The prediction has a mean pLDDT of 84.
The RNA shown here (transfer RNA) has 72 nucleotides and comes from Salmo salar.
It matches the Rfam family "tRNA". Rfam describes the family as follows. Transfer RNA (tRNA) molecules are approximately 80 nucleotides in length.
The organism belongs to Salmo, within Eukaryota.
[in-house]
């Protein structure tokens, strides 16, 4: 240089055109002498960036940035 793959809350991770799941963590509550565990509830994601297509884009297309693998 080429090629493949990935980038989604603090972390992991689903989602394949129609309002973005879940787990861990965090906060509050119940319980407890107290903590942990368990249970209940809550907050938190302009989906890497910029364009394009579409009535509608995390999702499709293009470019760029970053990570990883392969080839040279």
């Nucleotide at each position: 240089c080429g090629u493949a793959u990935g980038g989604u809350g603090g972390c992991c991770a689903a989602g394949u055109g129609g309002u973005a799941a879940g787990g861990c963590g965090u906060c509050g509550g119940u319980c407890u002498c107290g903590u942990a565990a368990a249970c209940c509830g809550a907050a938190g994601a302009u989906c890497a960036u910029g364009g394009g297509u579409u009535c509608a884009a995390a999702u499709c297309c293009c470019a760029u940035c970053c990570g990883u693998g392969c080839c040279u």